About this RNA:
Transfer RNA from a Patescibacteria group bacterium, 84 nucleotides, folded computationally. It was read from a public genome assembly. Model confidence (mean pLDDT): 81 of 100.
RNA sequence: GCGGACGUGGCGAAAUAGGUAGACGCGCAGGAUUUAGGAUCCUGUGGGCGCAAGCCCUUGGAGGUUCGAUUCCUCUCGUCCGCA
Repeated sequence: GCGGACGUGGCGAAAUAGGUAGACGCGCAGGAUUUAGGAUCCUGUGGGCGCAAGCCCUUGGAGGUUCGAUUCCUCUCGUCCGCA
């Protein structure tokens, strides 16, 4: 230099013939149980603003197509693999 795969909450990940983003697990917070802890069970858990109702933002980054993009297209950054 050329080709390919991948990048999603704190972590691992799901959703890809375009239609509620984050299912599920781990972790974390509160509670039940316990003398205490562990295990187990229940509830909650992306970020910002707000007393609340609610609003806005979020799939590495920037654009494009579309009523609508994690998904399609372009550029770009990073990691890995192959070729030279």